[in-house]
RNA sequence: GGGGGUAUGGUGCAGUGGUAGCAUGUACGCUUUGCAUGCGUAAGGUCCGGGGUUCAAACCCCCGUGUCUCCA
Numbered sequence: 001g002g003g004g005g006u007a008u009g010g011u012g013c014a015g016u017g018g019u020a021g022c023a024u025g026u027a028c029g030c031u032u033u034g035c036a037u038g039c040g041u042a043a044g045g046u047c048c049g050g051g052g053u054u055c056a057a058a059c060c061c062c063c064g065u066g067u068c069u070c071c072a
Stems, first nucleotide, its partner, number of pairs: 001071007010024004018055001026042005048064005
């Protein structure tokens, strides 16, 4: 220098056009003498940035950025 993958709650991930979910973690409540476990409830992400297409974009297209990988 060139090719490819990837970016979504604190963390690990799902989500192939129609209001963003799961697990775990966190807070609170119940349970306990107390802790843990278990059960319940809640908070927490305008989906890496910008632009385009579309009635509608996390999702499709383009340009960047970070990261992983392959080639030289």
Source information
Transfer RNA from Rhodotorula toruloides, 72 nucleotides, folded computationally. Rfam family: tRNA. It is annotated as a transfer RNA. The same sequence occurs in records of 3 taxa. RNAcentral holds the sequence, with entries from ENA and GtRNAdb.